[in-house]
Context: one part of a larger RNA
RNA sequence: AUUGAACGCUGGCGGCAGGCUUAACACAUGCAAGUCGAGCGGGGAUUGGGUGCUUGCACCUAAUCUUAGCGGCGGACGGGUGAGUAAUGCUUAGGAAUCUGCCAUUUAGUGGGGGACAACAUUCCGAAAGGGAUGCUAAUACCACAUACGCCCUACGGGGGAAAGCAGGGGAUCAUUACACCUUGCGCUAAAUGAUGAGCCUAAGUCGGAUUAGCUAGUUGGUGGGGUAAAGGCCUACCAAGGCGACGAUCUGUAACGGGUCUGACAGGAUGAUCCGCCACACUGGGACUGAGACACCGCCCAGACUCCUACAGUAGGCAUCUGUGGGGAAUAUUGGACAACGGGCGGAUUCCUGAUCCAGCCGUGCCGCGUGUGUGAAGAAGGCCUUUUGGUUGCAAAGCACUUAACGCGAUGACGAGGCUACCUGGAUUAAUACUCUAGGAUACGUGGACGUUACUCUCAGAAUAACUACCGGCUAACUCUGCGCCAGGCCGCCGCGAGUAAUACUGAGGGAGCGCGCGUUCAUC
Numbered sequence: 001a002u003u004g005a006a007c008g009c010u011g012g013c014g015g016c017a018g019g020c021u022u023a024a025c026a027c028a029u030g031c032a033a034g035u036c037g038a039g040c041g042g043g044g045a046u047u048g049g050g051u052g053c054u055u056g057c058a059c060c061u062a063a064u065c066u067u068a069g070c071g072g073c074g075g076a077c078g079g080g081u082g083a084g085u086a087a088u089g090c091u092u093a094g095g096a097a098u099c100u101g102c103c104a105u106u107u108a109g110u111g112g113g114g115g116a117c118a119a120c121a122u123u124c125c126g127a128a129a130g131g132g133a134u135g136c137u138a139a140u141a142c143c144a145c146a147u148a149c150g151c152c153c154u155a156c157g158g159g160g161g162a163a164a165g166c167a168g169g170g171g172a173u174c175a176u177u178a179c180a181c182c183u184u185g186c187g188c189u190a191a192a193u194g195a196u197g198a199g200c201c202u203a204a205g206u207c208g209g210a211u212u213a214g215c216u217a218g219u220u221g222g223u224g225g226g227g228u229a230a231a232g233g234c235c236u237a238c239c240a241a242g243g244c245g246a247c248g249a250u251c252u253g254u255a256a257c258g259g260g261u262c263u264g265a266c267a268g269g270a271u272g273a274u275c276c277g278c279c280a281c282a283c284u285g286g287g288a289c290u291g292a293g294a295c296a297c298c299g300c301c302c303a304g305a306c307u308c309c310u311a312c313a314g315u316a317g318g319c320a321u322c323u324g325u326g327g328g329g330a331a332u333a334u335u336g337g338a339c340a341a342c343g344g345g346c347g348g349a350u351u352c353c354u355g356a357u358c359c360a361g362c363c364g365u366g367c368c369g370c371g372u373g374u375g376u377g378a379a380g381a382a383g384g385c386c387u388u389u390u391g392g393u394u395g396c397a398a399a400g401c402a403c404u405u406a407a408c409g410c411g412a413u414g415a416c417g418a419g420g421c422u423a424c425c426u427g428g429a430u431u432a433a434u435a436c437u438c439u440a441g442g443a444u445a446c447g448u449g450g451a452c453g454u455u456a457c458u459c460u461c462a463g464a465a466u467a468a469c470u471a472c473c474g475g476c477u478a479a480c481u482c483u484g485c486g487c488c489a490g491g492c493c494g495c496c497g498c499g500a501g502u503a504a505u506a507c508u509g510a511g512g513g514a515g516c517g518c519g520c521g522u523u524c525a526u527c
Stems, first nucleotide, its partner, number of pairs: 001526002005523005012370006018363002020328001025326003030322001034073003039070002042067012080281003089206007098198002103194008111145001113143002120135006151160003165186006173180001207253003214244003219241008257277003260271004283304005306317002309314001334360001336359003343354003373403004383394004407466001409461001411459002417452001420448002422445002424442006470515001472513002474496003480511003484507001491498002
């Protein structure tokens, strides 16, 4: 000088940051990932219309809302932790044998069919969790067929492979409703390029121990085969006998790494909280499935430990998400508000979801700022302390007098953070079209949207009112006297040292002083 600090004494306000360093110990409760009805068939509710009549019910129909299920996309992001890992990691610099949902640009298509499974109905088993059987049904779910510029295999012929519709508008044509049809938007299929993201390889660097000296058999290389998105002993059969090592292999201990942070004139040393990048993990161990992407924190299966329920046959769970609880510890906060902003997921969109995030609460934990009054006032008051008894000092300090009102308090006003969205108007694009849709502009609108928030800021009022401690005073080291005690004190001490028969500037108390100041001091730790 520094700290994610703790402890002792003390404590007025605000801003900005930070807040389990220990048990990757165990967890009650709530929340943290949903969304789409413009993919689909059902069910329910409300409203309008119509029919029937039992006059308040039934049926039909239209619109709106809602949703358990099928289906799509997202749950691989965001958030947490640092157990493992001394190199399958990280950092820096290169590389070739790869994939890439959504997004951007481009090309070509989107034809015609089929059979199921949920939901539902009936029924059975089970305490429950849940499960079985039969029957019905839709789709952007599933499966063939057709087609194939480009694509893949083979490289001489040739062979192989796709799709799905939905919503808005129109009424020229057929023939009124409406299908067809036309058109716009969103999709779907195949392919090319890009962007983004990811996988892989190489080199160098990356803590200690030799009281660890030899290690290795898929081991090192080759050939054939397999496997992967992709190179490769990645795997396998055969062949050869290699490969690493005192420039420290192997073994062992410790540890996530970097940008950075602290310190220091630098060199260096120590460190890796917060923020950013990367890695690993998700009760412990193993495994794959789905998918563009996982071997998946709030998915699945198996085993284990622990916990819950049980009708003893079985069954449920995983806070190292955000709060919170117990425990451990010197030690670390609220079971708060809101999606208003920023960002993310879904959706055509209004919406919806979001403990990410933005805010608030607690804590002097740190840094920064402000305040606890200002001026005047000598009778140098009283009191205290000291004294050579004259006085000195506390000390212009107090009192008194005259002022001020920053913060706090009462009351009032009141932003920025809001950009948009919706409706309307005027243009443009598209189109057969003045529909629809998209888009630009608008000094159009008693339209709508702020958690923070009793916000910030500003104004009024009142009144010095509500606000100073802490450790030290022998030397190092700024600051001295008196009393008490008498090698005694549950004496002091960071080091030197201090205290014995009496004057302790070093113990104890007081007066005074010097330091810092809403802090001061102590302790651990680093330079």

Model confidence (mean pLDDT): 83 of 100.
This is a predicted structure of a 527-nucleotide part of an RNA (small-subunit ribosomal RNA, 5' domain) from an uncultured bacterium.